This is a predicted structure of a 73-nucleotide RNA (transfer RNA) from Diaphorina citri. Taxonomically the source falls in Diaphorina (Eukaryota, Bilateria, Eumetabola, Psyllidae). Rfam family: tRNA. By type it is a transfer RNA. The RNAcentral record of the sequence draws on Ensembl Metazoa and Rfam. Its mean pLDDT, the model's own confidence on a scale to 100, is 81.
RNA sequence: GCCCUUGUGGCCUAGUGGAUAAGGCAUCGGACUUCUAAUCCGAGGAUCGUGGGUUCGAAUCCCACCAGGGGUG
Repeated sequence: GCCCUUGUGGCCUAGUGGAUAAGGCAUCGGACUUCUAAUCCGAGGAUCGUGGGUUCGAAUCCCACCAGGGGUG
């Protein structure tokens, strides 16, 4: 240099063209408990790596770039 692959809350994952992006852990508040842990209830937090394009509609399809991983002359 070229090819493949991955990029979604603080962390891990789901979502494979359709409306407000779903869940777990963590965090915060509350209930329970003599206290703690466990359990239960609630809350906040991602415009989906960046910028364009296609489409009535894009996390999803296309292009370029950036970053991680793998392969290869």